[in-house]
RNA sequence: GUGGGAGGCGAGUGAGGAUCGCGGCGCUCCAUGCGGGCGUCGAGGAAAGUCCGAGCUCCGCAGGGCAGGGUGCCGGCUAACGGCCGGGGGUCGAGAGGCCACGGAAAGUGCAACAGAAAGCAGACCGCCGAUGACCCGCGAGGGCACAGGCAAGGGUGAAACGGUGCGGUAAGAGCGCACCGCGCGGCUGGCGACAGACGCGGCAUGGCAAACCCCACCCGGAGCAAGGCCAAGCAGGGACGAGGGGCGGCCCGCCCCGUCAUCAGUCCCGGGUCGGCUGCACGAGGCCGGCGGCAACGUCGGUCCCAGAGAAAUGAUCCUCCCCCGGGAACGGGGACAGAACUCGGCUUAUUCGCCUCCUUCGAUC
Repeated sequence: GUGGGAGGCGAGUGAGGAUCGCGGCGCUCCAUGCGGGCGUCGAGGAAAGUCCGAGCUCCGCAGGGCAGGGUGCCGGCUAACGGCCGGGGGUCGAGAGGCCACGGAAAGUGCAACAGAAAGCAGACCGCCGAUGACCCGCGAGGGCACAGGCAAGGGUGAAACGGUGCGGUAAGAGCGCACCGCGCGGCUGGCGACAGACGCGGCAUGGCAAACCCCACCCGGAGCAAGGCCAAGCAGGGACGAGGGGCGGCCCGCCCCGUCAUCAGUCCCGGGUCGGCUGCACGAGGCCGGCGGCAACGUCGGUCCCAGAGAAAUGAUCCUCCCCCGGGAACGGGGACAGAACUCGGCUUAUUCGCCUCCUUCGAUC
């Protein structure tokens, strides 16, 4: 330099400026109201899907079991997890590296389209043989035929055909015998472990599928901030008092309406509680920086910061100068993703543009 792999960071309608706004909080002013001024804070890596796991809240709960759901190699991390880190095994890749629900198929039940002879304790279409027993020829040695029969090596089918390769063996063949590989069993060594290694034994027994039922081990009570808590108009209810109460602009007169002894006007009180208000609700398994322990996930200590929060409603608009990409000689034109809090965290997944950084690897060149 080239092709590729792994990880991380920033976030693009982004930075600076000008003008005009919006929401929360604090302070302040007076002309006290949907008021003005000042200060400060004001979306994301996914705020998303709501798929897991928690905090918090209410309800339920002696203990155990059934049903149902989930998880599933080992060790660690964590508040917890189906997450993360490290490792083992399998598989793909030349490699860096990617992917994997990765317990059990000798407990039982079940499934396998099409093709194919045969698909589970299977089977012979083509093929090979025809030693043995028939048949024919030959005096005989023997030869022929391919009838019985033998075989499963080769071909063919399939996702899969009852271990693989080689040598021996045989009529042809076959774990029939042997060597190596694979597989199973046994103890040994290493490792916390998953597992690995070497050794011995066994001619091979147990094909596949459990994100099929099932078995085994472990885990799981339900509902959710519209959870829940506090305050509380009006109406209805209960109780006490009660002869007056209200309107006509303030007072007197007057007029009108309601009521006058209790199933009643009016006033007060009470409990539950509707409209509504407040809270939960923004200091938290918190962010940043550094030290220490650990391969790492992570833990711990010190310093520092306060950082949206509603009404499902704010977080913006215009202009100028820059930035990046595309087209163009230039002027200039076009474009700059996905998306947006609503009780809060930890994850996963999905959507998505551009740029930058680090490490690793293949090939080529040079030193």
This is a predicted structure of a 367-nucleotide RNA (Bacterial RNase P class A) from Longimicrobium sp. The prediction has a mean pLDDT of 78. A source record names the gene rnpB. Its Rfam family is "Bacterial RNase P class A". Rfam links the family to the GO terms ribonuclease P activity, dimeric ribonuclease P complex and tRNA processing. The sequence is in RNAcentral, with records from ENA. NCBI's taxonomy places the organism under Bacteria, Longimicrobiia, Longimicrobiales, Longimicrobiaceae, Longimicrobium.